[in-house]
Context: one part of a larger RNA
RNA sequence: AUGCUGUUAAGGAACUCGGCAAAUUAACCCCGUAACUUCGGGAAAAGGGGUGCCCUUUGAGGUUCAGACCUUUACGGUCAAAGCCCCAGGGGGCCGCAGAGAAAUGGCUGCUGCAACUGUUUACUAAAAACACAGGUCUGUGCAAAGUCAAAACGACGACGUAUACAGACUGACGCCUGCCCAAUGCUGGAAGGUUAAGAGGAGGGGUUAGCGCAAGCGAAGCUCCGAAUUGAAGCCCCAGUGAAUGGCGGCCGUAACUAUGACGGUCCUAAGGUAGCGAAAUUCCUUGUCGGGUAAGUUCCGACCCGCACGAAAGGCGUAAUGACAGUGGCUCUGUCUCAACGGCAUGCUCG
Numbered sequence: 001a002u003g004c005u006g007u008u009a010a011g012g013a014a015c016u017c018g019g020c021a022a023a024u025u026a027a028c029c030c031c032g033u034a035a036c037u038u039c040g041g042g043a044a045a046a047g048g049g050g051u052g053c054c055c056u057u058u059g060a061g062g063u064u065c066a067g068a069c070c071u072u073u074a075c076g077g078u079c080a081a082a083g084c085c086c087c088a089g090g091g092g093g094c095c096g097c098a099g100a101g102a103a104a105u106g107g108c109u110g111c112u113g114c115a116a117c118u119g120u121u122u123a124c125u126a127a128a129a130a131c132a133c134a135g136g137u138c139u140g141u142g143c144a145a146a147g148u149c150a151a152a153a154c155g156a157c158g159a160c161g162u163a164u165a166c167a168g169a170c171u172g173a174c175g176c177c178u179g180c181c182c183a184a185u186g187c188u189g190g191a192a193g194g195u196u197a198a199g200a201g202g203a204g205g206g207g208u209u210a211g212c213g214c215a216a217g218c219g220a221a222g223c224u225c226c227g228a229a230u231u232g233a234a235g236c237c238c239c240a241g242u243g244a245a246u247g248g249c250g251g252c253c254g255u256a257a258c259u260a261u262g263a264c265g266g267u268c269c270u271a272a273g274g275u276a277g278c279g280a281a282a283u284u285c286c287u288u289g290u291c292g293g294g295u296a297a298g299u300u301c302c303g304a305c306c307c308g309c310a311c312g313a314a315a316g317g318c319g320u321a322a323u324g325a326c327a328g329u330g331g332c333u334c335u336g337u338c339u340c341a342a343c344g345g346c347a348u349g350c351u352c353g
Base pairs, nucleotide, nucleotide: 001348002347003346004345005344006343007342008341010339011338014337019334027051028050029049030048031047036041038173052094053093054092055091056090057089058088059087061085062084063083067079068078069077070076071074095099107332108331109330110329111328112327113326114324115323119131120130135171136170137169138168139167140166141165147157148156149155174319175318176317177316179249180248181247184246185245186242187241188240189239190238193237194236195235199231200230204226205225206224207223208222211218212217250268251267252266253265254264277311278308289305290304291303292302293301
């Protein structure tokens, strides 16, 4: 000097991003225990008291000798003084600084956010508010099921299951709820009309050449190459339905007898113009919004307001007891975190010897 560790006057978070770390608390018995609540909890809530040893006394319990009683006469059953064991209470006394005498062994509490919960996760920087979850809803699937694996298989899973089943998607206990829009996109259904492929069809045209013609040329059949009309499914167009499908859910102007505000009116646009609830929020830019609370002083916190830049209803909305090594913010207790440092123990390093 460093590491680990012990103690500390007075103060007690003044430390610090933050009580990080440390300290406090701690066992058992008794008393006592709030809001809230899904009536289970919350709860070891909180907060108090007791605890050693000796003597004495009382009571409960266990065991059961003697004894008594009973009968089904047995290695039986019931009762049971004494003795022994044990627990609890009362009274008295003794010692120490200290009686759960050591070790081990919860600090407590208020408000709020998020997630219901127990669980799961980034083996090696993240354990969480992320994932999962029971519950909810929608969709598909009638069995050779849908779906999945596979190049294929008479293969396998699904399932030796059968719609109270299986598969896919979203949501995520519970409570109260889940508004409007089907114009767009998707999906489902429809089939009159439009469009439409191969195929069918074969009007017509070309090549070739028997033949005809003096020639120019014409040109049957066959072979061959093009090929119009017509016909022709799904799909698309079209017509409907569908939001716990993908998604969306306005603007301007005026208006009440102070002012302000605008229940009200006008107008434009739209498929429809955001309902309930919540709201400076894990969402609010302006913003440390404004008001109230807490502090001597509070960009955080709590309660309100609503001007929601840019909440909003299963990418669920709002609540919610319990739970949480979650997150924010207070209080009490406690302390070397600090004022401000000191002195020890153990170990190591260095210096001197």
Molecule: large-subunit ribosomal RNA, domain IV
Organism: Planctomycetota bacterium